[in-house]
Notes
Transfer RNA from a Nanobdellota archaeon, 71 nucleotides, folded computationally. Taxonomically the source falls in Nanobdellota (Archaea, Nanobdellati). Rfam family: tRNA. Rfam classes the family as a transfer RNA. The prediction has a mean pLDDT of 83.
RNA sequence: GCGCUAGUAGUCUAGUGGGAGAACAGCAGCUUCCCAAGCUGUUGACCCGGGUUCAAAUCCCGGCUGGCGCA
Repeated sequence: GCGCUAGUAGUCUAGUGGGAGAACAGCAGCUUCCCAAGCUGUUGACCCGGGUUCAAAUCCCGGCUGGCGCA
């Protein structure tokens, strides 16, 4: 330099055109003499820019970062 691949919450991960979800963590409450565990509720996210579309996390282009391969 080229090609492939990945980027979603603090962490890990599902979602491949129309409702952004789960788990852990955090916060509040219940329980307990206290802590832990457990139960309930709640906060919090689509890497950046542009395009296509009535509608984009999803499709296309460019960029950034990580990984793999070739030279």